[in-house]
Context: one part of a larger RNA
Molecule: large-subunit ribosomal RNA, domain IV
Organism: Nitrospirota bacterium
RNA sequence: CCCUCGCUAAGGAACUCGGCAAAAUGACCCCGUAACUUAGGGAGAAGGGGUCCCCACCGCAAGGUGGGGCGCAGUGAAUAGGCCCAAGCGACUGUUUACCAAAAACACAGGUGUCUGCGAACUCGAAAGAGGAAGUAUAGGCACUGACGCCUGCCCGGUGCCGGAAGGUUAAGGGGAGGUGUUAUCUUCCGACUUGUCGGGGGAGAAGCACUGAACUGAAGCCCCGGUAAACGGCGGCCGUAACUAUAACGGUCCUAAGGUAGCGAAAUUCCUUGUCGGGUAAGUUCCGACCUGCACGAAUGGCGUAACGAUUUGGGCACUGUCUCGGCGAGGGGCUCG
Numbered sequence: 001c002c003c004u005c006g007c008u009a010a011g012g013a014a015c016u017c018g019g020c021a022a023a024a025u026g027a028c029c030c031c032g033u034a035a036c037u038u039a040g041g042g043a044g045a046a047g048g049g050g051u052c053c054c055c056a057c058c059g060c061a062a063g064g065u066g067g068g069g070c071g072c073a074g075u076g077a078a079u080a081g082g083c084c085c086a087a088g089c090g091a092c093u094g095u096u097u098a099c100c101a102a103a104a105a106c107a108c109a110g111g112u113g114u115c116u117g118c119g120a121a122c123u124c125g126a127a128a129g130a131g132g133a134a135g136u137a138u139a140g141g142c143a144c145u146g147a148c149g150c151c152u153g154c155c156c157g158g159u160g161c162c163g164g165a166a167g168g169u170u171a172a173g174g175g176g177a178g179g180u181g182u183u184a185u186c187u188u189c190c191g192a193c194u195u196g197u198c199g200g201g202g203g204a205g206a207a208g209c210a211c212u213g214a215a216c217u218g219a220a221g222c223c224c225c226g227g228u229a230a231a232c233g234g235c236g237g238c239c240g241u242a243a244c245u246a247u248a249a250c251g252g253u254c255c256u257a258a259g260g261u262a263g264c265g266a267a268a269u270u271c272c273u274u275g276u277c278g279g280g281u282a283a284g285u286u287c288c289g290a291c292c293u294g295c296a297c298g299a300a301u302g303g304c305g306u307a308a309c310g311a312u313u314u315g316g317g318c319a320c321u322g323u324c325u326c327g328g329c330g331a332g333g334g335g336c337u338c339g
Stems, first nucleotide, its partner, number of pairs: 001334008010325002014323001019320001028050004036041001038147001052069007082318007089310002094106002110145007122131003148305004153235003158232002160228005167223003173217002178212005185204009236254005263297001264294001275291005
């Protein structure tokens, strides 16, 4: 010096990102307990007192009341809430990154939408088959939201989904107008001869075969018409105006599918910003209450509240302490030196 532990004057968080760590609280009995609340809770709220021995009184006893006293000795591997206030988030009990994250993340009952009539939808599987389910719409799948309370506005122009079928577009297929190739035949030129035959070159060319192929016909889809936002999503700008000023209930104008309602708001969201005012402190970039100028809240990617709950996050207080002022002493173990 390091590790583990014990004590420490005075002070008591001055430490520090932060009371991290430590200290403190602690069992049982009695008294007594606030706001708030979903009336269950909050509650072990908080805060007090008692416990051992002796004597007196009461009591059948357990024990109770009053007075006085002791505050020590042990057992065992080992024992026992700190509390209060305010705010954020998540309703709650649960779940999770096996080995840096336990959370405001996931889940959750509850809510909503949507699909599914049963050989269900959906999932796995080339299939058979299986799950769904030995279930049957008070059921099952999927998606979003996430107890409860009060609520959940406007926009269907775009995208998606659902419905529609008149018209437009549209594949294979059907359909074959026509075209091309081939040539039985005809014709023309050249040549040969047994003078109408053969050979060669050119032209025309039916049927058949082959290739090609227009019109026309041809669904869904798309275009189109409508619906739908607890579907994906979106929810304006400029100018003027009141008899102090300021502000603008009011007016004008442009654009839009429609221009953000309620509620909340410097917020887990506020850049400017330590906004401004109030509270708390001697002093407060944090915190709480307000204001609203919302850079860039906002209504199931839910909005705003909310008792209870939380090894959650933030701020404050009481208690308590070696965290600190600021160190010191001691115990055991290690390091170190000698061997």